Predicted 3D model of a 63-nucleotide RNA (Fluoride riboswitch aptamer (crcB RNA motif)) from Pseudonocardia endophytica. The coordinates come from a structure-prediction model, not an experiment, and the mean pLDDT is 78.
RNA sequence: UCUUCCAGCGGCGAUGGUGCCCGCCCUAACCGCCCGCUCCGGGCUGAUGGCUCCUACCAACUG
Numbered sequence: 001u002c003u004u005c006c007a008g009c010g011g012c013g014a015u016g017g018u019g020c021c022c023g024c025c026c027u028a029a030c031c032g033c034c035c036g037c038u039c040c041g042g043g044c045u046g047a048u049g050g051c052u053c054c055u056a057c058c059a060a061c062u063g
Base pairs, nucleotide, nucleotide: 010025011024012023013022016054017053019051020050021049032044033043034042035041036040
């Protein structure tokens, strides 16, 4: 100096927050899908990685 492993702290998982669980990362993890004339244009789902609740947004119904 490089590589690997372990531990701790921390970070990340397509738009916010709480709790729990899961996975991933050590400068990486991560940065959704479909179509077309493909670095541009058009269309679509979802506030979750998963569950619950709250907030925001959207649709329908009732008062």